[in-house]
RNA sequence: GGGUCGUUGGCUCAGUGGUAGAGCGCGUUCCUGAUAAGAACGAGGUCCCUGGUUCGAUCCCAGGACGACCCA
Numbered sequence: 001g002g003g004u005c006g007u008u009g010g011c012u013c014a015g016u017g018g019u020a021g022a023g024c025g026c027g028u029u030c031c032u033g034a035u036a037a038g039a040a041c042g043a044g045g046u047c048c049c050u051g052g053u054u055c056g057a058u059c060c061c062a063g064g065a066c067g068a069c070c071c072a
Stems, first nucleotide, its partner, number of pairs: 001071007010024004018055001026042005048064005
């Protein structure tokens, strides 16, 4: 320098156009003599950034940033 892939709650990851979910973690309550386990409820995300397409973008397109890998 060229190419491929990735970027989504605190962490690990789903989500192939219709206003974002799970597991773990966290909080409250129940249960217990008290914990753990278990149960119920809840909080928490400008979906890396900027433009574009579209009635509508996490998703499609372009550019950029960061990371991983391959080629040279």
RNAcentral holds the sequence, with entries from ENA. Transfer RNA from a Candidatus Collierbacteria bacterium, 72 nucleotides, folded computationally. The coordinates come from a structure-prediction model, not an experiment, and the mean pLDDT is 83. It matches the Rfam family "tRNA". Gene Ontology term of the family: triplet codon-amino acid adaptor activity.